[in-house]
RNA sequence: CGAAGAGUAGCCAAGGCGCGUUAAGUGUUGCGAAACGGGACGUUGUUCGCAAACGAAAGGGAAGGGGAGAUCCCGAGACCUGCGGUGCCGCGGCGCGUCCGCUCUC
Numbered sequence: 001c002g003a004a005g006a007g008u009a010g011c012c013a014a015g016g017c018g019c020g021u022u023a024a025g026u027g028u029u030g031c032g033a034a035a036c037g038g039g040a041c042g043u044u045g046u047u048c049g050c051a052a053a054c055g056a057a058a059g060g061g062a063a064g065g066g067g068a069g070a071u072c073c074c075g076a077g078a079c080c081u082g083c084g085g086u087g088c089c090g091c092g093g094c095g096c097g098u099c100c101g102c103u104c105u106c
Base pairs, nucleotide, nucleotide: 002106003105004103005102010094011093012092015089016088017087018086019084020083021082028052029051030050031049032048033047034046038100039099040098041097042096058081059080060079064074065073066072
């Protein structure tokens, strides 16, 4: 000098534990703010605050109560199965454009 490689924010996601199902959360739009490979500029994405519009999947069911009784009624009532572009953790996978830096690799 050249080659190769590593690392951010974050994304997907096996699995685990919860929350909601009496609708919070998620998602969308607008405005503002913040952090974001080791450095600079920048991109993508992310997070937070405020505002607005939109908006959902429930079913079974023990104990208990009512009732003369029933296959009836009450029962957010443990639990089971679902559902939610649900929260947290997370095996594994993915993950910077230019320049410099890094490795102690070729």
About this RNA: THF (Tetrahydrofolate) riboswitch aptamer, 106 nucleotides, folded computationally. The coordinates come from a structure-prediction model, not an experiment, and the mean pLDDT is 78. Of the family's consensus pairs, 87% are formed in the model.